Transfer RNA from a Mollicutes bacterium, 71 nucleotides, folded computationally.

[in-house]
RNA sequence: GCAGAUGUGGUUCAAUGGUAGAAUGCCACCUUGCCAAGGUGGAGACGUGGGUUCGAUUCCCAUCAUCUGCU
Numbered sequence: 001g002c003a004g005a006u007g008u009g010g011u012u013c014a015a016u017g018g019u020a021g022a023a024u025g026c027c028a029c030c031u032u033g034c035c036a037a038g039g040u041g042g043a044g045a046c047g048u049g050g051g052u053u054c055g056a057u058u059c060c061c062a063u064c065a066u067c068u069g070c071u
Base pairs, nucleotide, nucleotide: 001070002069003068004067005066006065007064010024011023012022013021018054026042027041028040029039030038047063048062049061050060051059
């Protein structure tokens, strides 16, 4: 330099154009003599910028980061 893959709560992963979910972690409460375990509730996310569309995490383009291959 060229080609490809990935990017979603703190972490690990879903979601094939129509309200972004789960596990775990975190906070509060309940339970217990205390801790742990358990139960209930809550906060928290679509890498960035454009385009298409009534509507985009999803489709298209560019860009950034990481990884892989080729030279």
Source information:
Lineage of the source: Bacteria > Bacillati > Mycoplasmatota > Mollicutes. It matches the Rfam family "tRNA". Rfam describes the family as follows. Transfer RNA (tRNA) molecules are approximately 80 nucleotides in length. Gene Ontology term of the family: triplet codon-amino acid adaptor activity. Rfam classes the family as a transfer RNA.